[in-house]
The part of an RNA shown here (small-subunit ribosomal RNA, 3' major domain) has 467 nucleotides and comes from an uncultured bacterium. Model confidence (mean pLDDT): 82 of 100.
Context: one part of a larger RNA
This record gives sequence, structure tokens and C1' cells, in this order.
RNA sequence: UGACGGGGGCCCGCACAAGCGGAGGAACAUGUGGUUUAAUUCGAUGAUACGCGAGGAACCUUACCCGGGCUUAAAUUAUGCAUGAAUAAGGAUGAAAGUCUUUAGCCGCAAGGCAUGCAUGAAGGUGCUGCAUGGUUGUCGUCAGCUCGUGCCGUGAGGUGUCGGCUUAAGUGCCAUAACGAGCGCAACCCUUAUCGAUAGUUACUAACAGGUUAUGCUGAGGACUCUAUUGAGACUGCCGUCGUAAGAUGUGAGGAAGGUGGGGAUGACGUCAAAUCAGCACGGCCCUUACGUCCGGGGCGACACACGUGUUACAAUGGGUGGUACAAAGGGCAGCUUCACAGCGAUGUGUGGCUAAUCUCCAAAACCAUUCUCAGUUCGGAUUGGAGUCUGCAACUCGACUCCAUGAAGCUGGAUUCGCUAGUAAUCGCGCAUCAGCCAUGGCGCGGUGAAUGCGUUCCCGGGCC
Repeated sequence: UGACGGGGGCCCGCACAAGCGGAGGAACAUGUGGUUUAAUUCGAUGAUACGCGAGGAACCUUACCCGGGCUUAAAUUAUGCAUGAAUAAGGAUGAAAGUCUUUAGCCGCAAGGCAUGCAUGAAGGUGCUGCAUGGUUGUCGUCAGCUCGUGCCGUGAGGUGUCGGCUUAAGUGCCAUAACGAGCGCAACCCUUAUCGAUAGUUACUAACAGGUUAUGCUGAGGACUCUAUUGAGACUGCCGUCGUAAGAUGUGAGGAAGGUGGGGAUGACGUCAAAUCAGCACGGCCCUUACGUCCGGGGCGACACACGUGUUACAAUGGGUGGUACAAAGGGCAGCUUCACAGCGAUGUGUGGCUAAUCUCCAAAACCAUUCUCAGUUCGGAUUGGAGUCUGCAACUCGACUCCAUGAAGCUGGAUUCGCUAGUAAUCGCGCAUCAGCCAUGGCGCGGUGAAUGCGUUCCCGGGCC
């Protein structure tokens, strides 16, 4: 000077408390450990690994295993150098990769030629070291801190400033002051959302006028409204009351769409953990070079006495079934999204038409109304298994999704313990997207619909800040 203390003081945070809903018990999905295996490729391991890298493992991917091939090689590079016919078609062999072989083939009559043009070559390694590194990332933590110049103090390490009082979400400010200033952070500037004005009016909209239909902005038309998208306004404790020297605090105050950072996002200081990544990429060193490189066929990454994490579905009546009626947002679409009609119980198929999209299309469910079930392991629950199919794709045995019929397991609310959340939040309901032929998505990232309870407070637990 720091760090630490079952030292003290002050303060904050879903940290506790007050509430609501979960996990821990069941079945399944998924990741991990372990075990097994020819291989179950590799990495990630308290918080900060474990639905993580992986935003798509049947082949490919693929790095692993078994077997079969290749050796200037699967691919890439030079106005120079070296080499060559490049190329096309067929046959044999083979599981394939490949290997062997035949014919044709540039210009020139030919000998011959390689100028132009073309092709090939200088490898490759997902082998090791993240404790040699770059870059990127997690975490403390969106916590309020971390420093510098000059001056001053101290023999010096250092201190001061940055402390004290008040205040703030904040080292945010005010006052005080051997300090005076400054920088990185805080805040603001950025995006989005909530209100209004102006401009613009198609593919969006339809108040008035006219036409038309079983019906519909369907048509003429309109520029009002909604909306779209460009530009402005608006919120600043600005005004009022009370308290205070001030900063500021406070009010069932006014006005206002919004009130004290309005809500959400982006934004992450100096640093910490020799934290993570050599398997995204790059790169030093080391190692392999007829193999630790590379190609192909098949298998594996999907195994299963078990243990843990994260989820989904449930255990029912605030519910299950059947019929009817209604309302979104945000996204996507040409090897695509598919209307409509027909066939099929259905997954789906066939035909037809629209849309390169505010034009066509994917496109809601909870909810509401009626009815049934009447508390049962049930008309709850749907695992598992049998059969028959659909679709994608060379190919669904290992190892895809979906449909129909049958089957109908555990489970009657979960021990100790533990997690999330303070408002359009939790809870609950569906929809979309990326990846993608298809899909093991119950995951991830978004979108809207319905929509609560509680907060006395800071004694205690955890983490953090200042003295």
C1' cells in the first nucleotide's frame, strides 16, 4: 500500500423478508459423469462446465473404429522455371474409391512444331503446447470505481487530490478544504416504444358522394381517419406549495400522452481468475511425411446396472371430449409460400390459379357460447408395444419425422434442500425465424393474446460499495 476478520459505522442489490409459480418424486427429451465398446472423436468442469462449442450427427458432416486404395498427392499460387498432349467416348475389374485397357483427337502433304493458348507442379496434418501468442469471449459488474499532471506533506515506501457534512441510480452534485485542474468510466449523444404536428398517399385506408353485389373498399372517387416513413415538437424538478445555506428532497399539487433516468435495448473503466479457446481463424516452437497426410465402403459419435444438471408432458372439473362463433404481432416465401377444387378417416396426393410480395400466401391458440363426463387411476394421463401407411432423400436396419387403428405404463402435487420473478412483470396461450433435402426443436432467438399477488422493513443469509 493492499487483502482478510465469527471488528465497528454508513449504504445498495429479487440478497433476505412479503407474495406468485417452479425444480427436487413420475414418464419422456436433451447434455454431462461413469461404465461398456473395435470406436463410443474432441473441447467445456464451483459461482463463470453440464438443451454449452453444435443456429440441424442416416451418407456427407466426421475429427473416431474396421476394411480397401493413393503417394508432388483432394484443393490453391508466380509476365519467370519445369513437365505434358490436354480432352472425349467405350470396355474389363471392383462394394466404392480406384486400377488396367482400346479408340478418336491441334497445326502441317510430310518431316516435324509447342509461338499463342490450355493443363499440371512448389503439399498436407481437427497432431502437441491457450503455461510461448494474436484476436475473440466469460466473470466480478452496468458495480462506481481506476488514474494522471503540477503543487504541497513525508528521509522513504507513499500520502494529499479521491477525505469530511449533506445529496444522488452514480467519484451525481453542493458546501467545506493544501490543494488546483485533467483523463478513462457515470450521465448525455444512438436505436426502439408511448403523444401530437407537417409533408407524402400505393399494394395500405374508407368519413362524405356515386355505382354495384347474396356478401366484401368490390369500382369511380377521396386525402378526412387508420397505417406506412421522412422530418419536427414534447419532459427540463420547467411551474406551484412545504423543508433545506446549497445541491436536492417531498406532495392523493397543477398542466400533460408521458414526471422526476418515462419503459426497453445497444453501450462493460483500470484490472482479476497463467479463467476459456492452437478444433472458427491467425501464429512461434515441437512432432508426422508410402503417413499422425488423403480418398472410398461399412460402423460409431444414438451403447446402458447407474448418478447429476436443464427442460417437456402430467397427476385433472379454474378440467377432459364434441359442435359452433371471434380477435394478433413479428417474420418468411421461386429448387419457394401455396389459395381454390377434387380424392383420402388422416399424414398427404392430383389438378388449377396467385405471388420475386403493405397486392398472393404461410395464419393463431388460450377466450366465448352450447352440450357431455361427475371424482374414478377415470372420457385424467399419455409412456411403451403391435399392425397398416404418408413424406423427404441414392439410401430411413443400426438411426428420421408424421398419420391412422389397437395397446394404455408410471403418475393422485413430490423429503432434506433449492431456483425465477417487483408490471404489461410473473404465470398462462399460441405464432414466426435461423440452421435445414428431411429431422430426432420439448432447444435457441424473436412476436403478440390473456394477465395477477406482494413489498412491514433491513435483525438475519449471500454478493457488492465507502470510511